Model confidence (mean pLDDT): 84 of 100. This is a predicted structure of an 89-nucleotide RNA (c-di-GMP-I riboswitch aptamer) from a Chloroflexota bacterium.
RNA sequence: UCCGAUAAAAGGCAAAAUCACGCGAAAGUGUGACGACGCAAAGCCUUGGGUCUAAAGCUGAACUGAGCCAUGAUUGCCAGGCUGCCGAU
Numbered sequence: 001u002c003c004g005a006u007a008a009a010a011g012g013c014a015a016a017a018u019c020a021c022g023c024g025a026a027a028g029u030g031u032g033a034c035g036a037c038g039c040a041a042a043g044c045c046u047u048g049g050g051u052c053u054a055a056a057g058c059u060g061a062a063c064u065g066a067g068c069c070a071u072g073a074u075u076g077c078c079a080g081g082c083u084g085c086c087g088a089u
Stems, first nucleotide, its partner, number of pairs: 012039002018033006037076001043082003047079003050074003057068003
C1' cells in the first nucleotide's frame, strides 16, 4: 500500500399489536402516530421457483354455493441481478 475475517464506532430499516385517514373483489397495501419482533443489505428489481388471493374468464350446478385459473400480491419465503456504510488490534 492492497485485500479482507472479527471486534468496535457512526448510523439505518422497522415485525406483531393499537389508533386515524385512504386504495383494492380479495390476498394485500399507502400515509401518519405509537411500538421494537428482528435484520449486515429487512436497500432496489418479480428474472426463476414457492406461497397467498380469485375480480374477470372457463366448467358444472340450480340457489345464494362448488372446482380450475393470475394478468393480482408477497423482495421481512428462497434463489438471482444491481447498488451501498465501517473495517482497528

It was read from a public genome assembly, where an Rfam model found it.